[in-house]
Molecule: Bacterial RNase P class A
Organism: bacterium
Order: sequence, then C1' cells, then structure tokens
RNA sequence: UGGGCGUGCCGGGCGGCCGUUCCCCGUUUCCCACGGGACGCGGGGAGAGGAAAGUCCGAACUCCACAAGGCGGGAUGCCAGCUAACGGCUGGGCGGGGCGGAAGGAGAAAUCCGGAAGCCUUGACGGAAAGUGCCACAGAAAACACACACCCGAUGGCCCGGCCUUCGGACCGGGAUCAGGGAAUGGUGAAAUGGCGGGGUAAGAGCCCACCGCCCCGACCGCAAGGAAGGGGGCAAGGCAAACCCCAUCCGGAGCAAGACCAAAUAGGGGGAAGGAUCGCCUGUCCAUAUUCCCCGGGUUGUGGUCGCUGAAGCCGCGCCGCGAGGCGCGGCUUAGACAAAUGGCCGCCUCCUUCCGCGCUUUCCGGCGGGAGCAGACAAAAUUCGGCUUACAGGCACGCCCAAAAA
Repeated sequence: UGGGCGUGCCGGGCGGCCGUUCCCCGUUUCCCACGGGACGCGGGGAGAGGAAAGUCCGAACUCCACAAGGCGGGAUGCCAGCUAACGGCUGGGCGGGGCGGAAGGAGAAAUCCGGAAGCCUUGACGGAAAGUGCCACAGAAAACACACACCCGAUGGCCCGGCCUUCGGACCGGGAUCAGGGAAUGGUGAAAUGGCGGGGUAAGAGCCCACCGCCCCGACCGCAAGGAAGGGGGCAAGGCAAACCCCAUCCGGAGCAAGACCAAAUAGGGGGAAGGAUCGCCUGUCCAUAUUCCCCGGGUUGUGGUCGCUGAAGCCGCGCCGCGAGGCGCGGCUUAGACAAAUGGCCGCCUCCUUCCGCGCUUUCCGGCGGGAGCAGACAAAAUUCGGCUUACAGGCACGCCCAAAAA
C1' cells in the first nucleotide's frame, strides 16, 4: 500500500414551486341556539426505520368474577448483579477452539518433546452412580462389550536329535503348533478396556515406578460459582438428556381485529344441551332457574361513526457513583397518528458513489488534478406502545485481526 474477515457508526444536505395529513391561531358563510359544529380562506408548527421486517420472548394497557387448590401441560437451567420484566444484558467461574510459547526433559549440536502466563473467540453451562432408550455402516467387539490379523507357547501335549538307563523313565537342545495366555503392535470407526517414558515378562498388561490424567480428603482465598498448597489411592464408571426421564425455580387466559360508546336495521326464524364462568380434567366458589350456552340462517356495510390513538419504564445535554450492564441529580425538548390507509412530485446547487478519457507522479498498485456520462444508486415502509432477540444491507468512515507485495 492492496485484499479479506469481524465489530460499531453513517447510510444524503441546502433552497424554491405545487400538492397532501394532523395540530394550533384568526376569519367569511351556513347550521345549531348562546355552547359548539361543518365547508372554505389566511398564517404558523410537525409528518416513515436502523432495522419500521420476523411475530420469537417480556411487559404496559383492556376484558373475562378483584383470577382458589390439585393433576396434566409449558418455560428456564453455572454464580453474582442490572432491569418494570424477560428465554435479555453486564461482570465473574468452568469447558471447547485459535494465537502464543514459560518452567522442565532429551541431545555434542542442530533440534525434538512438553505445554504455563497472556490475548481473542465461543457454550442449549443442573443430573449419565434412580430408571428406560439410542450409537447407522465399518469393525472381533459399541458398555454385564471376552479377539479378525497378529505376538507368545515358559507350564501340560506333539515331532526330531543327543546322552544316561535299574528298560519304568530322567536330562539337554531344536521345531511347528494344540490346549492355553495376550490386548502392547496392526486394522475399523466420531468414539475401542487412561497418556507418555522406563522396568518387568514366554509374550504382554498399572503388573511395578516417576510425571500427567482420574477418584477421595483438603489448610487457605473468594458473597458465590469456583480455585487451591499439601496428602492418600493403581485406578471402577464411553458418548448422547435441543432422547424419554429425575431435580430446582417459575407460569390464570385472551388480545387494539383487546375493549367502550352512538346510530341504523331485521327473522327471535330453526335445531340442540342442561347448565354457564377465556388452555384440558377434577375439587371448590360465584351466577342463572326458564335462563344460559352451542350450531345453522337472516339484518346492520359495497364491512357505518366516535373514542381507544399517542407525554412515553420518553428523548437530548452536563455532572457524580459503579470494572460494567446501569443508577442518581440538575437543566432542556415535545419529535407522525393515517383508516383503503397521508408523509409526495418537479426544479436548481452541493456532496458521496459507479464508470470512461486525459495530465502528472510512480518499479508496480494505490493515492492527486481536470473533463464527460450515470445520477443517491444497499436492505427496505408506521397502523396500540415500549424493552429485547433474530434476520437483511450497495457504499463510506473508525477500530481490531489475517494474507500478499514493495521500500527502509
């Protein structure tokens, strides 16, 4: 300098004309009747995102009777905090991965083994010794796992040779293997009866030893999860619980198409049940006694009108506390409310970006200057609101990591 990856921020600005929705002020006319409302006109202010998406969590708010208990069902799952709350966030712990390379060991040396601190990243992180279940294919064998190749064959057996003989047999050497022994070597696999170095053995094996791993005890440190000096033990227990399950904690339900009010219209017409009460079942409680509920059909409508509907656990700035998420205090601001659904169109200038040409610089690339063309060009549009999570994103900037090239 270029490229790649990750995280965060931005993702157009200014002005004019016309149009459009809401709010405020003023006003002509009309209606109503003393209060207001409707149309129009004039003026002022505001008008779509970082994700508005997904509809995955949590809540505010509304209704069901001011919401009981149990079973079913569902959710979460290390510790401590933050928060209105959460399955979210912050910090810490433990585990995995990457970079890194200390102590120590071998060696004449080169070097090899070894793997600490630290940094980055990540985890659907209670329990596998309560039980059940699964691990295809391959492989001998996949957890009450028992050997395919291969190694040994010391002991007992078989064959050959030698030697001795009291003719029963004993001893020595060799060979191939049967019985038997083996799980170190090889093979299969995601995973195969702890790892490495040495001793030992017929060959091997924690069989024995040192170190590591694992299990038990554990001074001390830490709010805790945990860590841990030291000691003991040759050492039994593969994985999967986003398998069923066990344990701990938590959980009324439905949702703005919630719900409230007004207007208007019709068929209380037909069928069913004995009840109904917002997940299912049971118990309790409350309501109803000819009411209630369920189903079919009809009316209100080219799906009537008003409210809910936007001041919010809100946003911005400063200071203090805290590792941090955040908290506290002071000051300032008001930033859409549509309803078949507004927030737009045109013009001018500036800037970013893409692309082409020329100049200059240069080892090359990039960067610089000028001109032309395209002309904001990625993902994408509020519909009750808010806190999160997840997904999508051309280009630019900042930070971090990796790769490559050149110069010093």